[in-house]
RNA sequence: CAGGUUGACCAGACGGUCGCGAGGCGAUUUCGCUUCGAGGAAAGUCCGUACUCCAAAGAGCACACUGCCGGGUAACACCCGGGGCAGGGAUCCUUCGGGAGAACCCGCCAGAUCGGGCCACAGAAAUAUACCGCCAGCAAUGGUAAGGGUGAAAUGGUGGCUUAAGAGACCACCGGCGUCUGCAGCAAUGCAGCGGCCAGGUAACCCUCAGUGGGAGCAAGGCCAAGCAGGGAUAAAACCAUCUUCGGAUGGUGGGAAGCGGCUCGUUUUCUUUUGAGUCCCGGGUAGGCUGCUUGAGUCGGGUGGAGACAUCCGAUCUAGAUAGAUGAUCGUCCCUUCAGAUACCGUGCUUCGGCAUACCUGUCUGAUCGACAGAAUACGGCUUAUCGGUCGGCCUGGCGC
Numbered sequence: 001c002a003g004g005u006u007g008a009c010c011a012g013a014c015g016g017u018c019g020c021g022a023g024g025c026g027a028u029u030u031c032g033c034u035u036c037g038a039g040g041a042a043a044g045u046c047c048g049u050a051c052u053c054c055a056a057a058g059a060g061c062a063c064a065c066u067g068c069c070g071g072g073u074a075a076c077a078c079c080c081g082g083g084g085c086a087g088g089g090a091u092c093c094u095u096c097g098g099g100a101g102a103a104c105c106c107g108c109c110a111g112a113u114c115g116g117g118c119c120a121c122a123g124a125a126a127u128a129u130a131c132c133g134c135c136a137g138c139a140a141u142g143g144u145a146a147g148g149g150u151g152a153a154a155u156g157g158u159g160g161c162u163u164a165a166g167a168g169a170c171c172a173c174c175g176g177c178g179u180c181u182g183c184a185g186c187a188a189u190g191c192a193g194c195g196g197c198c199a200g201g202u203a204a205c206c207c208u209c210a211g212u213g214g215g216a217g218c219a220a221g222g223c224c225a226a227g228c229a230g231g232g233a234u235a236a237a238a239c240c241a242u243c244u245u246c247g248g249a250u251g252g253u254g255g256g257a258a259g260c261g262g263c264u265c266g267u268u269u270u271c272u273u274u275u276g277a278g279u280c281c282c283g284g285g286u287a288g289g290c291u292g293c294u295u296g297a298g299u300c301g302g303g304u305g306g307a308g309a310c311a312u313c314c315g316a317u318c319u320a321g322a323u324a325g326a327u328g329a330u331c332g333u334c335c336c337u338u339c340a341g342a343u344a345c346c347g348u349g350c351u352u353c354g355g356c357a358u359a360c361c362u363g364u365c366u367g368a369u370c371g372a373c374a375g376a377a378u379a380c381g382g383c384u385u386a387u388c389g390g391u392c393g394g395c396c397u398g399g400c401g402c
């Protein structure tokens, strides 16, 4: 310098005029001054929380979710680091068939010896096998997984030894597997040895193991104001103790209803010897205000620890709170994107040597054009998706120079 790849950040700037919302101050009837006023995704609402109510959030079952290992965190399905398997990849080599492969990117990864289910078609046979073939035998039949054929998949491949014929039955090398041994590592796992030939796949079918999860949501919830019309349905069982004015009252066991948004337990409230408290259904009314509400796992800068996610300490700082929803419009100058024209330098061509013409790059000037995606509604941490352009950095490969 070129190419590849990856991360972080910015999200036009300044000024004038006219507007919008909130706070403060001053006027006092809607006016003036002043301060502040969207985002990296405010979005999708997909995860995880805070907060609020339901009970103080309990137990078991069911159901749902998570799933290589270690760490981070309030927590997570997120993040960081690491491992295994498969794919891509600039570039390099090449016998031009192909091979190697950096940084980096992407996918998957609990268990297939608890057990059950399923595996189409083809094929003799799909987890068990003898159809053809080979061997023995007169035959019946038996042995054989080497060879043929089918298939995604049929007890690994080559060579030998053995045999009636054969076969990991045995041997050598290679490949694969292992719950075995040693070493390294916190671990996943890796390397080496040893062992024997060990018969599939599917867990996104049930299942097993380990772990997590109560529900609803700021239209949560609290307070005030305003307004209205009621009607219907409805369960229960008795017993004991005490007091008694002998009518009954209170308490307990039991029973009913409702809540704890699947079921059971458990528990809370309430009712209960008979008439309406509660619950359910139908109907009626309201569509207002205050609060919750923005000081918080806050933001910025620096130090320390850590490989990193992150943790911790110090200092500074306050930065929207609308409620049908404010945060906008326009003008000027500059910046940025792209295009066109003019011009300068360099180069090239022609030349009567005076100049003339002109491609790319770069600089200057003029004109036009472009500046995205999108917008808070209780708050926070993530993920995903949308996004005109620009700036800076890390890593790797190749070339050149010192």
Base pairs, nucleotide, nucleotide: 001398002397003396004395005394006393007392008391009390010389012334013333014332015331016330017329018328020037021036022035023034024033025032026031039373043384044383046382047381048380049379050378051217052216053215054214058265059264060263061262063213064212065211066210067209068082069081070080071079072078083109084108085107087105088104091100092099093098110208111207115206116205117202118201119200131148132147133144134143135142136141156174157173158172159171160170177195178194180193181192182191183190184189221291222290223289224288230282231281232280233279234278238253239252240251241250242249243248254272255271256270257269258268259267260266298317299316300315301314302313303312304311305310335371338368339367340366341365342364343363344362347358348357349356350355
A computed fold for a 402-nucleotide RNA from an Anaerolineaceae bacterium, annotated as Bacterial RNase P class A. Its Rfam family is "Bacterial RNase P class A". Rfam classes the family as a ribozyme. RNAcentral holds the sequence, with entries from ENA. The prediction has a mean pLDDT of 76. The model forms 97% of the base pairs in the Rfam consensus.